[in-house]
Context: one part of a larger RNA
RNA sequence: GGCGUGGGGCGAAUGCCUUGGCACUAGGAGCCGAAGAAGGACGUGGCAAACUACGAAAUGCUGCGAGGAGACGUAAGCAGUCAACGAUACGCAGAUAUCCGAAUGAGGAAACUCACAUAAGGUAAACCUUAUGUAUCAUACAGUAAAUAAAUAGCUGUAUGAGGGGAACGAGGGGAACUGAAACAUCUAAGUACCCUUAGGAAGAGAAAAUAAAGAAUGAUUCCGAGAGUAGCGGCGAGCGAAAACGGAAGAGCCCAAACCAUGCAGCAAUGUGUGGGGUUGCGGACAUAUCAAAGAGACGGAUAACAGUAACCGAAGAUAGCUGGAAAGCUACCCGAAACAAAGUGAUAGGCUUGUAGGUGAAACAGUUAGAAGCAAGGAUAUGAUCCAGAGUACCACGAGACACGAGAAAUCUAGUGGGAAGCAGGGAGGACCACCUCCCAAGGCUAAAUACUACCUAGUGACCGAUAGAGAAUAGUACCGUGAGGGAAAGGUGAAAAGAACCCCGGGAGGGGAGUGAAAAAGAACCUGAAACCCCAUGCCU
Numbered sequence: 001g002g003c004g005u006g007g008g009g010c011g012a013a014u015g016c017c018u019u020g021g022c023a024c025u026a027g028g029a030g031c032c033g034a035a036g037a038a039g040g041a042c043g044u045g046g047c048a049a050a051c052u053a054c055g056a057a058a059u060g061c062u063g064c065g066a067g068g069a070g071a072c073g074u075a076a077g078c079a080g081u082c083a084a085c086g087a088u089a090c091g092c093a094g095a096u097a098u099c100c101g102a103a104u105g106a107g108g109a110a111a112c113u114c115a116c117a118u119a120a121g122g123u124a125a126a127c128c129u130u131a132u133g134u135a136u137c138a139u140a141c142a143g144u145a146a147a148u149a150a151a152u153a154g155c156u157g158u159a160u161g162a163g164g165g166g167a168a169c170g171a172g173g174g175g176a177a178c179u180g181a182a183a184c185a186u187c188u189a190a191g192u193a194c195c196c197u198u199a200g201g202a203a204g205a206g207a208a209a210a211u212a213a214a215g216a217a218u219g220a221u222u223c224c225g226a227g228a229g230u231a232g233c234g235g236c237g238a239g240c241g242a243a244a245a246c247g248g249a250a251g252a253g254c255c256c257a258a259a260c261c262a263u264g265c266a267g268c269a270a271u272g273u274g275u276g277g278g279g280u281u282g283c284g285g286a287c288a289u290a291u292c293a294a295a296g297a298g299a300c301g302g303a304u305a306a307c308a309g310u311a312a313c314c315g316a317a318g319a320u321a322g323c324u325g326g327a328a329a330g331c332u333a334c335c336c337g338a339a340a341c342a343a344a345g346u347g348a349u350a351g352g353c354u355u356g357u358a359g360g361u362g363a364a365a366c367a368g369u370u371a372g373a374a375g376c377a378a379g380g381a382u383a384u385g386a387u388c389c390a391g392a393g394u395a396c397c398a399c400g401a402g403a404c405a406c407g408a409g410a411a412a413u414c415u416a417g418u419g420g421g422a423a424g425c426a427g428g429g430a431g432g433a434c435c436a437c438c439u440c441c442c443a444a445g446g447c448u449a450a451a452u453a454c455u456a457c458c459u460a461g462u463g464a465c466c467g468a469u470a471g472a473g474a475a476u477a478g479u480a481c482c483g484u485g486a487g488g489g490a491a492a493g494g495u496g497a498a499a500a501g502a503a504c505c506c507c508g509g510g511a512g513g514g515g516a517g518u519g520a521a522a523a524a525g526a527a528c529c530u531g532a533a534a535c536c537c538c539a540u541g542c543c544u
Stems, first nucleotide, its partner, number of pairs: 001543009015529001016494002020466002022463007029455002031165002039100003042055003046078002050074002061094005070082003105114003115134008136162009169200001170198005180187001184235001210218002222249004232240002253447003256391001260277007282425001284389003287385006298376001300375001304371004309366002312361003318334001320333004335352002337341001343355003396420004401415003406432001427442005481488002501528001504515004
């Protein structure tokens, strides 16, 4: 030195565990903000660095309710307090709520500096303190008022609203590339990612200038299934990809403009305009004439009631005996409950120990859901009459675009741009070029629940999901740390049932160790469950 054996060290795998995650389900809730948010800074504790809580009334104050013995958070200790005159903890409603932050009196390098007005208070005074107000924009009204006569702009005041934040879902305005086409340009990826604007608890769409062509057809919209990977589109490549019918979910329909009437205002007038009535459709309406009729039901409103929510309360049955053990919930024996044998905890595995669970009960206060009284709003029909009205720079056309599954194609339909530019009910549009016939419908105004999408948040629950290199980045951390900054971004769990966390003695400067003691165990001693391997050391057998 090697190999073997034995013993130790280091080391952290493995096993077991779970305080934390992941993915869902059901229900709720779906906003917060100038009455100052979200998010922070700084403070507040007897001792107080951090987290939590709170705000100079500061680990809290008040009222109401529920509850019933301890309490002064994580978090020990010392000191000191509170509590059956009901504390602490829980729920509801209030009060307080520094400074920054949209930040809004002005400024500003956020958490700071400096003002003005009014009122109150303090000081001998200079002056100080406290309360309230003082930003901008929009709209309405009022006042004032230039160049410039009238006027207007402007300015001033008052009132109301806005501003900022938020996970996804929505609508709109912009809008890639990688990639695929086995290269690449049309095409694809994709109207995706991303940016901007903006709304709601949903949004958008929506009561036919529809769909259809089977027919005496259907009858707003949305969503799901199906039609169907069909019809089609496509360097007819890669790929893209409908619609109607049909089956379901849900179900709801309405209001203006105009003609005409009344009335106000402006104007010499033509006429314009405000308010009210009227009227809303594809067998229309107005008006005139004639005739009949007295109906209907709201998506407004919320009295009141019920239900459920935000604290809680009651809640069965073994303190059974023996055995093992440190410990019984294990085993043995006997017994009991069950509308409760979900679950968690308790010194090992508990229906009958604890908390609970099934099943019942419950609210002073607050908000909700459902039903819904009063009130409020809301009212026709027929016939005849080509007198009047029925959404114009619109429809449509041309050009070049975009959207439609549809890439210009035979290309209808829809949308905006540029240029042209109708009819007007004896009218007009559509039925995939276009024309005729036929059929359907009535554009150029508006509103409209539900069925649908999503989950930051709350409650209850589930898992052939993870179990500390996993599961979130995070068993708490967007911390430590890195970076000028945008930004990047960790590691780190386990003594024991209980600290009973090792008094005392010995060696040592200490660290550490040896006794003693605790404990079931200390080969559980805090570098603490188990404790593999690499690696190191000691002892020893054999070989060299």

A computed fold for a 544-nucleotide part of an RNA from Sedimentibacter sp., annotated as large-subunit ribosomal RNA, domain I. The RNAcentral record of the full RNA draws on ENA. NCBI's taxonomy places the organism under Bacteria, Bacillati, Bacillota, Tissierellia, Sedimentibacter. Model confidence (mean pLDDT): 85 of 100.